[in-house]
RNA sequence: ACAAUGGAGAGUUUGAUCCUGGCUCAGGAUGAACGCUAGCGGCAGGCCUAAUACAUGCAAGUCGAACGGUAACAUGUCCUUCGGGAUGAUGACGAGUGGCGCACGGGUGCGUAACGCGUAUGCAACCUACCCUUUACUGAGGAAUAGCCCCGAGAAAUCGGGAUUAAUACCUCAUAAUAUCACAUGACCUCCUGGUCGAGUGAUUAAAACUCCGGUGGUAAAGGAUGGGCAUGCGUGACAUUAGUUUGUUGGUGAGGUAACGGCUCACCAAGACUACGAUGUCUAGGGGUUCUGAGAGGAUUAUCCCCCACACUGGUACUGAGACACGGACCAGACUCCUACGGGAGGCAGCAGUAAGGAAUAUUGGACAAUGGGCGAAAGCCUGAUCCAGCCAUGCCGCGUGCAGGAAGACGGCCCUAUGGGUUGUAAACUGCUUUAAUAUGGGAGGAAACCCUCGAACGUGUUCGAGGCUGACAGUACCAUAAGAAUAAGCACCGGCUAACUCCGUGCCAGCAGCCGCGGUAAUACGGAGGGUGCAAGCGUUAUCCGGAUUUAUUGGGUUUAAAGGGUCCGCAGGCGGAUCAAUAAGUCAGUGGUGAAAGCCCGCAGCUCAACUGCGGAACUGCCAUUGAUACUGUUGAUCUUGAGUGUGGUUGAAGUGGGCGGAAUGUGUCGUGUAGCGGUGAAAUGCUUAGAUAUGACACAGAACACCAAUUGCGAAGGCAGCUCACUAAGCCAUUACUGACGCUCAGGGACGAAAGCGUGGGGAGCGAACAGGAUUAGAUACCCUGGUAGUCCACGCCGUAAACGAUGAUAACUCGCUGUUGGCGAUAUAAUGUCAGCGGCCAAGCGAAAGCGUUAAGUUAUCCACCUGGGGAGUACGAUCGCAAGGUUGAAACUCAAAGGAAUUGACGGGGGCCCGCACAAGCGGUGGAGCAUGUGGUUUAAUUCGAUGAUACGCGAGGAACCUUACCUGGGCUUAAAUGUAGAUUGACAGGCUGGGAAACCAGUCCUUCUUCGGACAAUUUACAAGGUGCUGCAUGGCUGUCGUCAGCUCGUGCCGUGAGGUGUUGGGUUAAGUCCCGCAACGAGCGCAACCCCUAUUCUUAGUUGCCAGCAUGUAAUGAUGGGGACUCUAGGAAAACUGCCGGUGCAAACCGUGAGGAAGGUGGGGAUGACGUCAAGUCAGCACGGCCCUUACGUCCAGGGCUACACACGUGCUACAAUGGCCAGUACAAAGGGCAGCUACCUGGUGACAGGAUGCUAAUCUCUAAAGCUGGUCUCAGUUCGGAUCGGAGUCUGCAACUCGACUCCGUGAAGCUGGAAUCGCUAGUAAUCGCGCAUCAGCCAUGGCGCGGUGAAUACGUUCCCGGGCCUUGUACACACCGCCCGUCAAACAAUGGAAGUUGGGAGUACCUGAAGUCGGUAACCGCAAGGAGCCGCCUAGGGUAAAACUGAUAACUGGUGUUAAGUCGUAACAAGGUAGCCGUACCGGAAGGUGCGGCUGGAUUAACUCUUUU
Repeated sequence: ACAAUGGAGAGUUUGAUCCUGGCUCAGGAUGAACGCUAGCGGCAGGCCUAAUACAUGCAAGUCGAACGGUAACAUGUCCUUCGGGAUGAUGACGAGUGGCGCACGGGUGCGUAACGCGUAUGCAACCUACCCUUUACUGAGGAAUAGCCCCGAGAAAUCGGGAUUAAUACCUCAUAAUAUCACAUGACCUCCUGGUCGAGUGAUUAAAACUCCGGUGGUAAAGGAUGGGCAUGCGUGACAUUAGUUUGUUGGUGAGGUAACGGCUCACCAAGACUACGAUGUCUAGGGGUUCUGAGAGGAUUAUCCCCCACACUGGUACUGAGACACGGACCAGACUCCUACGGGAGGCAGCAGUAAGGAAUAUUGGACAAUGGGCGAAAGCCUGAUCCAGCCAUGCCGCGUGCAGGAAGACGGCCCUAUGGGUUGUAAACUGCUUUAAUAUGGGAGGAAACCCUCGAACGUGUUCGAGGCUGACAGUACCAUAAGAAUAAGCACCGGCUAACUCCGUGCCAGCAGCCGCGGUAAUACGGAGGGUGCAAGCGUUAUCCGGAUUUAUUGGGUUUAAAGGGUCCGCAGGCGGAUCAAUAAGUCAGUGGUGAAAGCCCGCAGCUCAACUGCGGAACUGCCAUUGAUACUGUUGAUCUUGAGUGUGGUUGAAGUGGGCGGAAUGUGUCGUGUAGCGGUGAAAUGCUUAGAUAUGACACAGAACACCAAUUGCGAAGGCAGCUCACUAAGCCAUUACUGACGCUCAGGGACGAAAGCGUGGGGAGCGAACAGGAUUAGAUACCCUGGUAGUCCACGCCGUAAACGAUGAUAACUCGCUGUUGGCGAUAUAAUGUCAGCGGCCAAGCGAAAGCGUUAAGUUAUCCACCUGGGGAGUACGAUCGCAAGGUUGAAACUCAAAGGAAUUGACGGGGGCCCGCACAAGCGGUGGAGCAUGUGGUUUAAUUCGAUGAUACGCGAGGAACCUUACCUGGGCUUAAAUGUAGAUUGACAGGCUGGGAAACCAGUCCUUCUUCGGACAAUUUACAAGGUGCUGCAUGGCUGUCGUCAGCUCGUGCCGUGAGGUGUUGGGUUAAGUCCCGCAACGAGCGCAACCCCUAUUCUUAGUUGCCAGCAUGUAAUGAUGGGGACUCUAGGAAAACUGCCGGUGCAAACCGUGAGGAAGGUGGGGAUGACGUCAAGUCAGCACGGCCCUUACGUCCAGGGCUACACACGUGCUACAAUGGCCAGUACAAAGGGCAGCUACCUGGUGACAGGAUGCUAAUCUCUAAAGCUGGUCUCAGUUCGGAUCGGAGUCUGCAACUCGACUCCGUGAAGCUGGAAUCGCUAGUAAUCGCGCAUCAGCCAUGGCGCGGUGAAUACGUUCCCGGGCCUUGUACACACCGCCCGUCAAACAAUGGAAGUUGGGAGUACCUGAAGUCGGUAACCGCAAGGAGCCGCCUAGGGUAAAACUGAUAACUGGUGUUAAGUCGUAACAAGGUAGCCGUACCGGAAGGUGCGGCUGGAUUAACUCUUUU
């Protein structure tokens, strides 16, 4: 400097992620409506529905200066009986003749998809009253008619007859032109049907008057202006499930008609015309300026205002006129309404008001012509529901107000909280001061008004112009101004889970309800309802409806198609689209300049007027468009010429499972015949059906039949795809290579069209070995319409003809160009020595860049570009219905909607899972030992019972669990009886001097009643009780509100983090890999390097030794003593006790190994590879368990769900289960004798010892607050007996008698003795524990506890085994990997029939509408044509006839609605039925096409696909 003022996103699919994709929201707008609310003003707007029907009033008249005249009014004159009458004479004027207007203005949007509208042109094919300009003329005559008068018909509307009359009404004549017609003619021009300008001859056609004498009118012609008519280019809806339409149709000639061109109409002739660039048909719709939205491009829109069109109750028709086929004219037909004397008439609000109806919904039966405009008139003026105003309505836009300042005791009240207090409402209020807009009252008070007209004046000259004055306001006493008083009269609505600004309490309890989407609500709801508080907007605020936006979600700007929706199965190819190089011409596209147009209003900018704004005025810009014209010529187009590289041809080679037809071949299978041969064969997971002594299977020979072609054979080759495989012949086609001879852009793509097109299937005729849908049988199974087996028909094969579809796939259209490499292979060529190597065309693998959501693709692109075609636009409904078309059929192609959902989907991630894979571990299996499951009993649980059988625990991980001890108590349960500040404690006040206790009575007791006894004191009070008040109490609920604690996975080896790196991201890496370990233990490697919680170690017990110390322990030696005993003096040696220390670390040796580590009858050692045991439990999972251990939020009860007491219950008993004890016996029972522990306990206790008792125990007595005293073994060993039995086994049960504890053993204790002597003879399916001092077996102790239902639990020691080949399988777990439609995570997900409810929809015998068309009949009004009779002197008219036609009728068919018995599928719906088809190898891999079958998912056959897991092999590839 130029240009520009302009573009935001969010929620929702998932466990999480990225993408695709829909749904929804935030914005703006409206002729709006509804809900709540409402102070004022300005400016706008106001039937979107029934173009439904309309009561009433008004909306178009005017002119006496055209006319005859005079009904009403007034004036004058005359008359008068004072009632009035006469007189058109005057002002005026009803009705009438005549002129002009009524075609404008106003309304509506029915119809119309059209030259209707918009835009731009044309008329050489036209008209135009009033107005303007110019020219000429305005002469003469005539006959009627309305009115008036008379008569008549009729209810009325109205009509008929007679007489008479005027005109600017009508007629005739004259004159006449640049008018019209005919004839011929010159020049010029042109869009060459012709036009313009001239000159000539002949014919035809006009007028109206009034007057104040100025003029105003009239006629003709030309021009202008205005308004119209016609024609044309371009633009202007949906549907192709509307593809063919048309007979005045298309054109010509002639005629008629029109203002005018024209099939506009008619006669004749020709057969055309329109159409895929969408005719015709159906549906919808007035069009535009504009308006809304949008960054724009677009999309939607057509209210108000302006332009155009169409219409005026519905349909038709013409008349008059300059103009109409006429909103407030006519005629006819129809429907409807009204009047009627039943004969006949009248009407048309889509003008303004208004009414009814419809509807969610839209106003006054107002004022005025004062202004603006219109009609008539010379004018005054009249008319004007046009218009200007007012009224109603928050309908919209704009403006104003509802006060302002100060004011903390941060008041009261409300609400909330952690509640003696705090927070918030909140400077908010009160209170103090100030102001007065608007409203109210009073007073004043505009502008819109200037004309016309009147008066006066002036200039020209008698009428125009100018000037001055006067007259005129519906709105309206309105706007505005002043004054007065006083904060006085004036705030609501919606929302507060996220999106989206704004949070708490209470109520409710998947109820009531909310919701735009996601979604809230099942007892702690910021989501429902209320409240407090807050947020937003504000005289409005929300909701609903509609449009645009966001939505790049139809993509021109500006999208896609491998897997998300989407490439046609393939090729050929007309139209169409696109197209190589050079030169020249042209100028259609393109670009630039200029001119015209693009109405006004609106939008935008500037200025101005209302106090501002909205609103309005003025000016500018813009109107991106169309037309014309001039120029430019790069590109595209067109034309001409040339070229060879695209394409094709030739020549020479070469390749192949390319195609069609014929011939030939061997193996196998089956069958037949004849042998050999004998009892089975066959088949399966196992079987059976089947075949076989009538001789199968097996085997040999021969013969026949049909079908398919092993090896070669290969991610090999060929073909457009489908597809193609023995050998050979014939015919046909193609590719590639070499050569560069020829043509010279001949090319690419391709809608519609044509051809080909696996398998299945269909038709006709053959053929039929094997296989094999259907079918039959056998199995399997709960069933098995399947998988498996035995058979087996169509079919599979051939010929001819159909079908036309597949996961017809590379899920990837065709063509052309460009863009790093490596490697394998097929065919050819070149070069040579057969290599290396090069080049062209294919077929593969891996990768750079790039692309992609990612997976991946990557010169064979999914990269970068170009051209053309096809296809997609959320899921389902549905590739369905209807229609059309093809087919013999099956069916194919084309292909919706209603309704319904908020998702459906792709790729990848982390988990979990798999009747996927790999590796590994564990008493997991296996190998063993002993049990459980059978019996009796004990104990717990379920169930049942009960007044109560209190509650909890319920797969593993409840069930001898809470409970480590229920006769009362415990106790929570039941029955009954009591208490109510309570059973306890504290504070304060008051009272009393008691209370307690004893006794008596009642009572089951608690308790009640009575009675006895009745304090201390330093006199301050203390103490106690009663009472009052405030604080209670609850084993009531919620373990799904919680803390804490615990179980389980699991003592499994895992779980994470920081930084870095990779990935768009979720995430990954580390933690994977190779080894190793009990171990994520360690080593090595590695885009990882480190670290944490776990593992291990550190701690305790135990095993060995040493040392220290010896009492209550010990006693070797010394001494004393005893019947005997560490009893005693002593001792520390030993045992032991309890402090400390040592020791074990793969340290040493050998072997293997890089190392870690492993191995060894290794050495040494008490112990050897974590020595044994314990404590110790990562991140987390199971809403696991516990509100009844405790604590605690919330809720609930308060003369009770609290508390006290007695009795009962928790101990019930047909039964089922778990855990145990004791057994079934001889490895034993019984009797006698005899030996050895450890660890614990003990004063309301353990008790030696003595006595009594058969015994439990009792009575004495002693020691011990404990290494001192005491409680203490059994199995074992020795001897005897029993001798295989329901026993000398076993001890249940029952009877009797006792002991002990305790207030009390009835329900309901233990123990003792005597007697009794049940089941049981080793335990089905199944199942549990244990790997060494372990299992098994034997006893002892302790806690709880008065006692004990303990056979339980927790400890202690004694005796003391067997087995482990091994990891295939079961269970559990760890790591890696794979698939997944699972993520509440396989106890997952999910499919179809059937049944139920609801919804929309298809078919359908029929029923009933609608519009349009066709054919025939009939046919009003009316134009046009014809016409002798009637009228008229005539012009002409009446009448009649004809054509056409609205309408009506009939007929058949088509189209399109509504409805319908019945019927079909579809969708939706917390807990219906049957199965389990799919997702994992989903348990038979799945899917596609087709055919058959089946309750259903589905099954099977044939062909195809990988979008199949697993294993192995081959091949290719990467690295070395």
Predicted 3D model of a 1520-nucleotide RNA (small-subunit ribosomal RNA) from an Oceanospirillaceae bacterium. The RNAcentral record of the sequence draws on ENA and SILVA. Rfam family: Bacterial small subunit ribosomal RNA. Rfam links the family to the GO terms ribosome and structural constituent of ribosome. The organism belongs to Oceanospirillaceae, within Bacteria.